[in-house]
Context: one part of a larger RNA
RNA sequence: CUCCGUUAAGGAACUCGGCAAAACAGCGGCCGUAACUUCGGGAUAAGGCCUGCCCACCGUAAGGUGGGCCGCAGCGAAAGACCCCAAGCGACUGUUUAUCAAAAACACAGGUCCCUGCUAACACGUAAGUGGAUGUAUAGGGGCUGAUGCCUGGCCAGUGUCAGAACGUUAAGGGGAGGGGUGCAAGCCCUGAACCGAAGCGCUGAUGAACGCCGGCGGUAACUAUAACCGUCCUAAGGUAGCGAAAUUCCUUGUCGGGUAAGUUCCGACCUGCACGAAUGGCAUAACGAUUUGGGGACUGUCUCAACGGAGUACUCA
Repeated sequence: CUCCGUUAAGGAACUCGGCAAAACAGCGGCCGUAACUUCGGGAUAAGGCCUGCCCACCGUAAGGUGGGCCGCAGCGAAAGACCCCAAGCGACUGUUUAUCAAAAACACAGGUCCCUGCUAACACGUAAGUGGAUGUAUAGGGGCUGAUGCCUGGCCAGUGUCAGAACGUUAAGGGGAGGGGUGCAAGCCCUGAACCGAAGCGCUGAUGAACGCCGGCGGUAACUAUAACCGUCCUAAGGUAGCGAAAUUCCUUGUCGGGUAAGUUCCGACCUGCACGAAUGGCAUAACGAUUUGGGGACUGUCUCAACGGAGUACUCA
C1' cells in the first nucleotide's frame, strides 16, 4: 500500500455532495397509520408491542386461553427494507450512447393536422414485381404534441400549402408577313415580324395543433409615488389566460419572509420577464423514478485525530 475487523469522547464538525461506511432488519402476529388523491392509492406509510421451552383445556387443523420454567439475550445462528419533510423535471411500466453519459433524452397510451376511394397513398426496385394487405377511411401512411385536469389568445404582411375554366408573362413547336445568299431559271440555303403554344411565375382568395411573428415615445389623479386615462409614431398584428430572479434573471448573493448561531444553495412571496407564454404546447397534478435539489431523524473512523489487530502484496535480507 490492498482487503478486512475493533475503537474513548464527540457525531457530518468531513466533503462539491453523508461519497464510503455504519445503522435499520422475518411483505411473521397484534395494534396503529397523516397530508394529498385520478378514491385505485399513498401504505409494510410513520410508530408501538409480541416472538423460546413445558403442561392443561378448547380446536379437524392453523391456532387460541390459562398455568409454569430458564437465560443478559427466545424471528437466540446465517440471510433478510433506513425512514420522514419540501421542491424541479418527466405522467406511468418500458428504451438508449455494446466499451467514460440511463437522464430531464427516446418511446408511450391520449390529442391534433395532412395525405390516401384501392392497380390507394407511401416504400423498395432500371424493370418485372413486392411490401402496404390476402387490409379498405373505426383502414393505411406521414408531421407535431405527449397520461389526466383546466385551457390553448392576436396576426395570413413575408414563407409554405391549398383553391381559382379569366387575364399578363413564358420554352420547344406551329406559323409564316418581310429580308438576304446563290443560280439563266426551276430551285437550294439562311434569316425572320404578327398570331397560336404547357407547367411555372405574376394575379385573386383561403389556411396557424402550417414555417413563423406577437412595438416605441411623451404626458396625466388634491402629499409623494404610480398611472385606470390622453396624445403621437410605426406595424400583418403588437403577448391574452396562466406562470415568473424560473433547468429561462445579465445586473444578482435582486428585495422581503421562512429555515440556521451563521444559508451565493433551498422553500414561500414580490414583478424591474437583460431574454416565460399557450400542442416548437401554457399552467396544475395523485401515483411512479438506481433522476436532480434543499432540510430533518437515526447512525456511524467521513471528520476532530488517529490507534491497535488480521490477511495479502510491495520492499530489504536469507

Background: Large-subunit ribosomal RNA, domain IV from Candidatus Paceibacter sp., 318 nucleotides, folded computationally. The sequence was found in a public genome assembly.